[in-house]
This record gives sequence, C1' cells and structure tokens, in this order.
RNA sequence: GGGCGCGUAGCUCAGGGGGAGAGCGCUUGACUCACAUUCAAGAGGUCGCAGGUUCGAAACCCGCCGCGCCCA
Repeated sequence: GGGCGCGUAGCUCAGGGGGAGAGCGCUUGACUCACAUUCAAGAGGUCGCAGGUUCGAAACCCGCCGCGCCCA
C1' cells in the first nucleotide's frame, strides 16, 4: 500500500429503512438482625466522525479515523 470484518449504555452484544434494546453491572425500594439470593422501579446513548440518498438513516452509498485478520 491492497482486501475482508468490526465500531450501538460502564462491559459483552442484538437490532440491517419508521418503537434505540437485552444480559451483566450501577442506584433506590421491598425482603433480612445484617449480607447474599430473589422481586419491583429507575438512571445511563452525538448508534466512531463528516457528507450524501430518502418523506424518514444506527441501518443504504462515498470519504476519513480506530481495532482485528489476511496479502504484498
């Protein structure tokens, strides 16, 4: 330098045109003498960045950035 894949909550990931989500973690409450478990509620997101297509983009297209694998 080229090819492919990935980038979404603190962590691991789903979602591939119209509602942003799950598990774990965190906070509060219930339970307990207390802790754990369990149950209920809640907080937490520029969907890597910018542009384009579209009535509408996390998703489709172009460029860039980062990470991984392969080729040279």
Overview:
Predicted 3D model of a 72-nucleotide RNA (transfer RNA) from a Bacillota bacterium. It matches the Rfam family "tRNA". Rfam classes the family as a transfer RNA. Its family is annotated with triplet codon-amino acid adaptor activity in the Gene Ontology. Taxonomically the source falls in Bacillota (Bacteria, Bacillati). The coordinates come from a structure-prediction model, not an experiment, and the mean pLDDT is 86.